[in-house]
RNA sequence: GAGGACGGCCGGACGGCCGCGGGCACGAUCGCCGAAAGGCGGUGUCCGAGGAAAGUCCGAGCUCCACAGAGCAGGCUCGCGGGUAACACCCGUCCGCCGUGAGGCGAGGACCAGCGCCACAGUGACGAUGCCCGCGCAAGCGGGAGUGAAACGGGCAAGCUCGAGCCGGAGCAAGACCGAAUAGGAGGGCGCAACCGCGGCCGCGAGGUCGCGAGGACGCUGCUCGCCGAGCCCUCGGGUAGGUCGCACAGAUGGAUGGCCGUCCCCGGACCGAUGCGAAUCGGUACCGGGACAGAACUCGGCUUACAGGCCGCCCUCCAGG
Numbered sequence: 001g002a003g004g005a006c007g008g009c010c011g012g013a014c015g016g017c018c019g020c021g022g023g024c025a026c027g028a029u030c031g032c033c034g035a036a037a038g039g040c041g042g043u044g045u046c047c048g049a050g051g052a053a054a055g056u057c058c059g060a061g062c063u064c065c066a067c068a069g070a071g072c073a074g075g076c077u078c079g080c081g082g083g084u085a086a087c088a089c090c091c092g093u094c095c096g097c098c099g100u101g102a103g104g105c106g107a108g109g110a111c112c113a114g115c116g117c118c119a120c121a122g123u124g125a126c127g128a129u130g131c132c133c134g135c136g137c138a139a140g141c142g143g144g145a146g147u148g149a150a151a152c153g154g155g156c157a158a159g160c161u162c163g164a165g166c167c168g169g170a171g172c173a174a175g176a177c178c179g180a181a182u183a184g185g186a187g188g189g190c191g192c193a194a195c196c197g198c199g200g201c202c203g204c205g206a207g208g209u210c211g212c213g214a215g216g217a218c219g220c221u222g223c224u225c226g227c228c229g230a231g232c233c234c235u236c237g238g239g240u241a242g243g244u245c246g247c248a249c250a251g252a253u254g255g256a257u258g259g260c261c262g263u264c265c266c267c268g269g270a271c272c273g274a275u276g277c278g279a280a281u282c283g284g285u286a287c288c289g290g291g292a293c294a295g296a297a298c299u300c301g302g303c304u305u306a307c308a309g310g311c312c313g314c315c316c317u318c319c320a321g322g
Base pairs, nucleotide, nucleotide: 001318002317003316004315006313007312008311009310010309012264013263014262015261016260017259018258020048021047022046023045024044025043026042030041031040032039033038050293054304055303057302058301059300060299061298062171063170064169065168074167075166076165077164078163079093080092081091082090083089094108095106096105097104098103109162110161114160115159116156117155118154131144132143133142134141135140175245176244177243178242185236186235187234188233189232190231196213197212198211199210200209201208202207219227220226265291266290267289268288269287270285271284272283273282274281275280
């Protein structure tokens, strides 16, 4: 000098103007809404995204439901030791594999419990026997060659399975409290009923019964007239709408945390200058372009994934020089 491994960190700064969400205070004046209390607008002040807020993949807190005990089914985990509230996370270490190396990766219990599978080649891939040789009447036995990673010697469990350990379900739209209007439920009260007039019928009669009219709550409409003709009122309880809490030194409501300008910063390009044989390095600029991934929603601990650019530490390999 080049390439790389691991760990950690940052991920624009300042100012001006305009704007958004929330808390607190003011309310003197003004505008709107409201019967009022008050609310909204307003003024001041303070606070207002991330290393991943993401995926929702693990583990918890919290809440509700369920729950005698044991087992079955189902799911998850798997060398060993330690950490932790817990974990599938983290640390150390052994073994295996990859890498020249720094390092990286590993579902790393068990296939003499059972089942299943083993490409190509090969007779045969697991209760095998085609070929050659020997023995034998034969069945068969023994040996050999050859294929292949492996030939009755095996391998494979991110194949079934077995072993050991762990595991109830749903999730802040959890859940708790307050709670209308309308409809429906329960209880009570009032009304219709009754009373009055006329007529019919029954009865010797007192009277009874039926029909019509009148009366009649509520409503149309405040009054008069008219119409209609059985409901109306109070209390209680459940649910719904809605509200409050859960809920936070950002914060919930379909969801604020932004935009523009200026100066600076970083990166790339262009140009100029210096050094140098060159490659290149360093410095500069009234120049051009760019500054990512992404967006809290009950709260934590992890994992995974995305990310322009940059910084720090430590280590490895190669090349050159002293």
Molecule: Bacterial RNase P class A
Organism: Candidatus Limnocylindria bacterium